[in-house]
RNA sequence: AGAGUUUGAUCCUGGCUCAGAACGAACGCUGGCGGCAGGCUUCAUACAUGCAAGUCGCGCGAGUACCGUAGCAAUACGGGAGAGCGGCGAACGGGUGAGUAACAGGUGGAUAAUCUACCUUUCGGAGGAGGAUAACGGUUGGAAACGGCCGCUAAUACUCCGUACGGUUGCGAGGUCUUUGGACUUUGCAAAGAAAGGGGCUGCAAGGCCCCGCCGAGAGAUGAGUCCGCCUCCCAUUAGCUAGUUGGCGGGGUAAUGGCCCACCAAGGCAUCGAUGGGUAGCCGAGCUGAGAGGUUGAUCGGCCACACUGGAACUGAGACACGGUCCAGACACCUACGGGUGGCAGCAGUAGGGAAUAUUGGACAAUGGGCGAAAGCCUGAUCCAGCCAUGCCGCGUGAGUGAUGAAGGCCUUCGGGUUGUAAAACUCUUUUCUGAAGGAAGAACAUCCGGCGUAGGAAAUGACGCCGGCCUGACGGUACUUCAGGAAUAAGCAACGGCUAACUCCGUGCCAGCAGCCGCGGUAAUACGGAGGUUGCGAGCGUUGUUCGGAAUUACUGGGCGUAAAGGGAGCGCAGGCGGUUUGGUAAGUCUGAAGUGAAAGCCCGGGGCUCAACCUCGGAAGUGCUUUGGAUACUGCCAAACUGGAGUACGUGAGAGGAGAGCGGAAUUCAGGGUGUAGCGGUGAAAUGCGUAGAUAUCCUGAGGAACACCAGUGGCGAAAGCGGCUCUCUGGCACGAAACUGACGCUGAGGCUCGAAAGCGUGGGUAUCAAACGGGAUUAGAUACCCCGGUAGUCCACGCCGUAAACGGUGUACACUAGGUGUAGGAGGUAUCGACCCCUUCUGUGCCGUAGCAAACGCAUUAAGUGUACCGCCUGGGGAGUACGGUCGCAAGACUGAAACUCAAAGGAAUUGACGGGGGCCCGCACAAGCGGUGGAGCAUGUGGUUUAAUUCGAGGCAACGCGAAGAACCUUACCCAGACUUGACAUCCCGGGACAUCCUGUGAAAGCAGGCUUUCCCCGCAAGGGGACCCGGAGACAGGUGUUGCAUGGCUGUCGUCAGCUCGUGUCGUGAGAUGUUGGGUUAAGUCCCGCAACGAGCGCAACCCUUGUUCUCAGUUACCAUCAUUUAGUUGGGCACUCUGAGAAGACUGCCGGUAAUAAGCCGGAGGAAGGUGGGGACGACGUCAAGUCAUCACGGCCCUUACGUCUGGGGCUACACACUUGCUACAAUGGUCGGUACAGUGGGUUGCAAUACCGCAAGGUGGAGCCAAUCCCCAAAAGCCGGCCUCAGUUCGGAUUGGAGUCUGCAACUCGACUCCAUGAAGCCGGAAUCGCUAGUAAUCGCGCAUCAGCUACGGCGCGGUGAAUACGUUCCCGGGCCUUGUACACACCGCCCGUCACAUGACCCGAGUCGGGUGCACCCAAAGUCGCUGGCCCAACCUGCAAAGGAGGGAGGCGCCUAAGGUGUGCUUGGUAAGGGGGAUGAAGUCGGAACAAGGUA
Repeated sequence: AGAGUUUGAUCCUGGCUCAGAACGAACGCUGGCGGCAGGCUUCAUACAUGCAAGUCGCGCGAGUACCGUAGCAAUACGGGAGAGCGGCGAACGGGUGAGUAACAGGUGGAUAAUCUACCUUUCGGAGGAGGAUAACGGUUGGAAACGGCCGCUAAUACUCCGUACGGUUGCGAGGUCUUUGGACUUUGCAAAGAAAGGGGCUGCAAGGCCCCGCCGAGAGAUGAGUCCGCCUCCCAUUAGCUAGUUGGCGGGGUAAUGGCCCACCAAGGCAUCGAUGGGUAGCCGAGCUGAGAGGUUGAUCGGCCACACUGGAACUGAGACACGGUCCAGACACCUACGGGUGGCAGCAGUAGGGAAUAUUGGACAAUGGGCGAAAGCCUGAUCCAGCCAUGCCGCGUGAGUGAUGAAGGCCUUCGGGUUGUAAAACUCUUUUCUGAAGGAAGAACAUCCGGCGUAGGAAAUGACGCCGGCCUGACGGUACUUCAGGAAUAAGCAACGGCUAACUCCGUGCCAGCAGCCGCGGUAAUACGGAGGUUGCGAGCGUUGUUCGGAAUUACUGGGCGUAAAGGGAGCGCAGGCGGUUUGGUAAGUCUGAAGUGAAAGCCCGGGGCUCAACCUCGGAAGUGCUUUGGAUACUGCCAAACUGGAGUACGUGAGAGGAGAGCGGAAUUCAGGGUGUAGCGGUGAAAUGCGUAGAUAUCCUGAGGAACACCAGUGGCGAAAGCGGCUCUCUGGCACGAAACUGACGCUGAGGCUCGAAAGCGUGGGUAUCAAACGGGAUUAGAUACCCCGGUAGUCCACGCCGUAAACGGUGUACACUAGGUGUAGGAGGUAUCGACCCCUUCUGUGCCGUAGCAAACGCAUUAAGUGUACCGCCUGGGGAGUACGGUCGCAAGACUGAAACUCAAAGGAAUUGACGGGGGCCCGCACAAGCGGUGGAGCAUGUGGUUUAAUUCGAGGCAACGCGAAGAACCUUACCCAGACUUGACAUCCCGGGACAUCCUGUGAAAGCAGGCUUUCCCCGCAAGGGGACCCGGAGACAGGUGUUGCAUGGCUGUCGUCAGCUCGUGUCGUGAGAUGUUGGGUUAAGUCCCGCAACGAGCGCAACCCUUGUUCUCAGUUACCAUCAUUUAGUUGGGCACUCUGAGAAGACUGCCGGUAAUAAGCCGGAGGAAGGUGGGGACGACGUCAAGUCAUCACGGCCCUUACGUCUGGGGCUACACACUUGCUACAAUGGUCGGUACAGUGGGUUGCAAUACCGCAAGGUGGAGCCAAUCCCCAAAAGCCGGCCUCAGUUCGGAUUGGAGUCUGCAACUCGACUCCAUGAAGCCGGAAUCGCUAGUAAUCGCGCAUCAGCUACGGCGCGGUGAAUACGUUCCCGGGCCUUGUACACACCGCCCGUCACAUGACCCGAGUCGGGUGCACCCAAAGUCGCUGGCCCAACCUGCAAAGGAGGGAGGCGCCUAAGGUGUGCUUGGUAAGGGGGAUGAAGUCGGAACAAGGUA
C1' cells in the first nucleotide's frame, strides 16, 4: 500500500467481497511446562446449606454453670461463657446495572444559601437534686413466632434546678468589605439554654497528679447537600407543550436556596438553535481500531450515580428514607396444632433453570485495610493465597553434531528416473524439561511486652511523647530457587495448496456426491469435490463462526458529488436564518499571545529500575489538543458612532416588443340550412367495404346561420419569472434596454418554512358546440385484432366562475456577483468619421445563435449565455429490484397529489466510447443474382441414393445451402464391418524364450466347411576337423503380449468441404486517444481485383490479387520413325524406294506490352475508338484457395491420447443379410413424337486402353456369342463400328411403325456357384405417358443444346453413375427497381452463443417474506372517578401519664401519649382514549424458481418511431 468481480474488449460510476488488527468469546481437531492476567455478556430468574458486622466488663446491674487461691466447712477473694441495659459501629467495605436522556454523568465555577460523628488544635467548664426501667423473680396467653400482668434494681440511660467564657435570638449604635442582595466585625440592653463518670499512681486523710471519656464555643481537616455555564444517542411518519403551570407578596418546611408546600395576586413559561412525545441506554477515566480526523465499546482496574423480591412510607442517627433494619400493600416460597407466623445470595462459595458459553459449598487473617476496645485482642468470603479452564498475553521445550549405497517403504514417472531426503538407521554429544533425592529463602514491618536512654510537665509516682536493643508472629509452602543421580529419555499438531493468496501431482467420482468469502468449480482426462503422496503457512496451538474498526474518499470537517452514471426544487416573491462595498474613530465579544489554577490515580508515550529474558511490576518525566481566572495585542470578523459612492434604487429623456386584462371589429376556410343549375354516382383505401345518393347526393352558383381558429408576413426573430404569448382597433396595466449623471446613501445577495403563479388532461355549476375527437357502433386487415386503416360518433375541445397542482414543467444545466483569447451572424439602442445625405465603415451597451483558444471533463462534449477560475446562499444524491409502493399524516368533491419506509431478493444495475454482428436503415458496387433468352426438373415408367417401415440381420458413416448416382473407380461367395449356426484360444498377424524338426507334399475317418482325430514319407543354408554354434522356415509349449471396422471427430494429427477465386486479412515504426482502439486500409477517380493514380500523419512491409507453371491458339529453329507424301519412281493399298517441303510429333524460341495513333479524363491512373496483328486490353481453359468461420466432416483410409473387451466386442468357416416394400424425397435415364420413327446406302473425329491382355482376316449362329488364332509389350497391331450428318424409301397425327415398362418362352457369357441376387441376345407381350400444379434448376460462346466415343474400378455386372474426348452448334443481356449471395462507406442498437439475438406481461404450479383484514389475546400509557393500608404533618385530646411547678393532702397546671378526625397517598377497582405487539377466515400486490401456456409490448424506422 491494495486486490477480485458488470464488458467481446475499454474507460468511468457504483455496489458486493477479500487480505489487517482486536475480543470477558463460543465451536471443531489437537494438547508438554511455567509466569502474569481473566473467567454468567443470557433470566434485576428462583434459591437448599454454610459463612459474609460486630465489639466494649476500663459505662451498669445481676452475678448462675464453671475454674483457681485460702479454709475442715460455711464462706471470702480473683477470674468468668451466655443473655440484658448502655456506648460506638452497622450509611464503610462487598454486589449488580433493572431504572434513568436527567444537573444522572464529565468539566469548570458558586454556596455572601449549608451541614459534618470519630480526628487535630485553641478557649472555657464539669455544682446540686430526682424519678424510673430491662435483665431478674412471680403469674399467665400461644403450636410457634412472640407476648400480657404484678413485683425488685443499676448506670457514662433519663429528668429538673443553678452557673454561662463563647454561642443563639430580639431591640439599638458604629466600622470594614461588597456581586448593593448582603457578609464580616466592635459594642449596649434583655431573654432562654450545659455536663458523667471510669481506670491508674501517690497519700492516714483531705487532697494532688496522670490517662480515657463528658459539656459549651472558635478554627482546621475530611466527608456530604444544593445551585449554575458548557458537553452528553436515534426518530419530525412525534409540532405544538404547560395550570403549581411562569412570576410576585406573605407564610410554612429544611442543615440550607427554591412552587419544595400553602393562601392570595398577575398571565405568564417552553419550542424548528427541536419543546412535547416515542424508542434505546447507567455516565466517565479509558479499551479497540485508524496516518490522522474519526468510528465503535463502556468486561476486568479506578471515580461518580442508581438499585437491593415488586411498590409505597417514615423512624433512628452526624450521616439512610438504610442489600444481610422497621411498617404497610402485592406476588412467590416455606412452617403450622389452620388460630397464625416466617423469608428475601444483584455479598463469598454452591444449586436449579436459561444458554453457544463462564470456575471451589477451599485456606488464612501471616501481610494490606476496616469496625470496636485503654490494651491484650475479637470480628472481617474486604483482602492475601491456593484449586479449575490453552480464555488471553509472554517465555521455554519436544534434542544437537556427523551421517549417501542418496537404504527400505510410500508417491509419481516420458520407465531413464525423480521425490520424500541428511530425513531415517548408525556413530558421537548435551540434559533445559522429566523422575528420584538433598538443601532451602525474601515476603516480618509494627503494636503489645521486657531492658535502657532522652524531652516537657508534675512535690513525687504512674503516665504521655521520642530513640536504641531484645522476645514473639507465615495461610501460601517444604513453594520459588540451588545441587546431585538417571536417561534422548516424557512431549506436534492444525489449516490450506483455481485466482485474490505462499503452496501440485496421482487416483476415485461423473451437474452425482459435494465445495464455495467473492469470482465460481463438478455433465469421463477436476491443480476447485473425496482420498493419497508432496508442498506452503502458523505452531501448543491451528482453523471456523460471531462482533467492532480498518481498507471504504462507500456520509467526504480533514476528504465526494448533481448536462448524459443516483442527484437542480416547475417558476417567482419573500419572514426567519446565513453571507455582505469604501473610509475614520471607539470597544475588545470572536481571534492571537503571556501567566496562574485545574485537567485524580491507573492506562498510552519517553527515560531509568526489579523478577535469568519477556509478559508483568515499579520510579520519574512528558502528554492530557479541555475548562476557569487574569495581563496584553487590535490586522481581520462582530458591535457602536460618523462619513463616502462604485453595489442597489429614485427622478429625467428616448426606444422596441405575439408581455397581461377587458371591450369592439374583420376576412378566408370547414359545417349546416334555404334556393338555382345538374345527373348517377360520390366518398374512401394498399385493395375494399361500412357510409352518403334517383325522396336528386357529389360538383357548381347565390343567400343565410353559427362556432372555433387567425394562412402569407414568420426569422435558432421579439416579449415574459416560468407555464406561455401571433388577425385589427381602443381602454387600463407590468417589466425591459439605451442615454445623461440630478437625488438617496449599502437601502444588497440568497432564502428552510410560508405565499402566489403554474401546459395538457380531469372535476363542479351554468352557458356554448362549427371543426376535431377518448369511450362507443360499424366496415376492413388478421390465425386472432378489444389495435394500426376507413365510415360515423358522445364526453371533451370554447366561455364564465371555482377546484386540481402535475409533465421528457428539459438547456435533462438552481440563483446572484466577479474574473478568464477571439471570430462571425442576428435583434434593440447610442455615439464617431466622412458626406449634400449614413446605405456601406468604425466604436460601444443589452439580448439571442454558431465556431473556437486556454481550462475542465469518464468520454460525449462545455467553452464570456461555461459544464472554466472563485465567492455567497438554497435544493438534492449515496448499488439494482421491492417502490415512488405500504402504513401514518396533510391537502383535495373525486381522480389523486405531497411526505415516504421495511421485510425479502440479486452481484450486479448503470454512463460514455470501441470493435464486430445485425436492421422489414441509407449510399456505392459486383455475381447466370434478377431481368432478356435456350433447355430442363416437379406429372409418367424405370434406374440410383436416402428417409420411413419391416426384419434374426436389413452393418456403419454422411443431414439446409455445404447429406441423399455421397464414402462405394463395381455387395452373387469374397468384399463384410451385420444376423444365424458350427469351431479356435499366445491366437489369422508381430517380437522375445525353450524344445523338436528342413519346409513341403500325400492319404484315411467325420463334417456344410472351418475344424477335430489319425497315418505315411523325407532332412535346407553358413562357420567348424569334430563336438557344436548361428540363420531362414515349420511344428509344439509357457508367458510377456497380439487382436478389436468396440467408444469418444466435443481429447487429437493429417486430409477435406464451405463462405469463395470473394478481395480481402494483417504487421513494424510513427502519430492520435487515459484506454479498448484508430490512422495506414478512409476520401476523389479507376479496375476483374486493397488493380493502379492523385490526395492525405502517415511511411513502409507481409499473406492474398495479378504474374511466374501446365494446356490451347500463330510463326520460326532443330529432329524426322512407327507419323507425313508436294516433287521422282512403284503399288489394290505411303505398300516399297526416296524425301523432310507440308501435316504431325516433341524440344527450344519468338510473339501482346495499352507498345503506336486519335478522343476523353485532371497533364494521372485509366476508359473509348482505330491501325497493325494468328491473337488486344486477364486471348480461352486449368492448377493455384489469404486471416479466418461453421466444437462443419472423417477414430470405418491412416495415425494417435484416454476408456472398454481378452476361451471374446478377437480369429476361422457355412448359410443368410446389406438387393426387404404400404409409402415419401433427391439425382438421373428413356419418352410422350414428324426439327420425328424406321429401313437401306454413304462421309468425317479425338482422348484413351491392351500380355492373367487387346485380338484382326476367316468360318458357325437371326443375335448375344462361339471356333480359331495373324499381329501387337504398340505414333507400327488390335479395341475401332464413330453418332448426329448427308442421299433415298416408308410411316401421316393415331396411345400410333410414338413409347418401351412389365411378363412368358428360348438362349449366350463370366464365374466353385447366377434361387434369394448378374449382364446380354432372340421370339412374344406392349403398361404409364399426348410436354407436366404450386414451386424450382443450369447456362453468356466453341458456351447452352444435341450426337456419339474412350477409360478407371472389374472374373462378370446393376454404368442410365463418374472422369475424359471429340462432332454439329445457337439465342439473349434494355438494365440494376426487385429476389438471393457478397464487398466498401455510413447510421441505429438494450445484440456479442452476436436477429435462429435479446426481451415483456397475463395465466398455471411451488416456496418464503410483506400489506389489508370481521375480530380476538396481551404490554405500555393519558384522563376522570371510587376505595384507601402504613406513615409524616395538622386539629382534637372528654380517656391515660413517674420526674418539673403550685399544693399539707386531694387535686390542678405545664408537657406528653393512646384514640378520633382531616390533607396527601402505594396497591386495587370502574369508565374512556391513545399507542405497541401476537394471532386470524379471507383479500392484495411483489420476489424467486426447470426447457409450462398464450401472445409478441420494447431494443434496427423493432416492422404504427
This is a predicted structure of a 1505-nucleotide RNA (small-subunit ribosomal RNA) from a metagenome.